[in-house]
RNA sequence: GGGGGUGUAGCUCAAUGGUUAGAGCAGGCGGCUCAUAAUCGCUUGGUUCACGGUUCGAGUCCGUGCACCCCUA
Numbered sequence: 001g002g003g004g005g006u007g008u009a010g011c012u013c014a015a016u017g018g019u020u021a022g023a024g025c026a027g028g029c030g031g032c033u034c035a036u037a038a039u040c041g042c043u044u045g046g047u048u049c050a051c052g053g054u055u056c057g058a059g060u061c062c063g064u065g066c067a068c069c070c071c072u073a
Base pairs, nucleotide, nucleotide: 001072002071003070004069005068006067007066010025011024012023013022018056027043028042029041030040031039049065050064051063052062053061
């Protein structure tokens, strides 16, 4: 240089173009216990990488850029 993949919560990941973007872990509060661990309940946390386009409607489809990973010369 060429080709491909990924980008969503602090972390790991879901979400068929349409209801309010959810789950586990982590964090906070509480129950249980003499107390701790384990466990149970509740709960905080999101500019879905950026900018455009398509569409009545985009996390999802298309284009460009950026970051990371893989293959290749």
Overview
A computed fold for a 73-nucleotide RNA from Verrucomicrobium sp. GAS474, annotated as transfer RNA. Rfam family: tRNA. It is annotated as a transfer RNA. The source organism's lineage runs through Bacteria, Verrucomicrobiota, Verrucomicrobiia, Verrucomicrobiaceae and Verrucomicrobium. The coordinates come from a structure-prediction model, not an experiment, and the mean pLDDT is 82. The sequence is in RNAcentral, with records from ENA and Rfam.